[in-house]
The RNA shown here (transfer RNA) has 88 nucleotides and comes from a Nitrososphaerota archaeon. Rfam family: tRNA. It is annotated as a transfer RNA. The coordinates come from a structure-prediction model, not an experiment, and the mean pLDDT is 81.

RNA sequence: GCGGGGGUCGCCAAGCCUGGUCAACGGCGUGGGGCUUAGGACCCCAUCCCUUAGGGGUUCGUGGGUUCGAAUCCCACCCCCCGCACCA
Numbered sequence: 001g002c003g004g005g006g007g008u009c010g011c012c013a014a015g016c017c018u019g020g021u022c023a024a025c026g027g028c029g030u031g032g033g034g035c036u037u038a039g040g041a042c043c044c045c046a047u048c049c050c051u052u053a054g055g056g057g058u059u060c061g062u063g064g065g066u067u068c069g070a071a072u073c074c075c076a077c078c079c080c081c082c083g084c085a086c087c088a
Base pairs, nucleotide, nucleotide: 001084002083003082004081005080006079007078010028011027012026020068029047030046031045032044033043034042048057049056050055061077062076063075064074065073
């Protein structure tokens, strides 16, 4: 350099093709509670921010674009992995 795959809310990881019902399946972890003599296991709730609540805000590598609407489509760039090529 060429080809392919990937980057998602602490970690892992779906969703992307086919735009909306997505603060974003699920698991782990963490916090609280239940159970237990106790601990583990198990069960329930919570777990981006603000709010008593209703509700609001901002998010899917970065920056643009398309659209009423983007994690999802388009463009550029950054980073990681695999293969190929090149090479003193």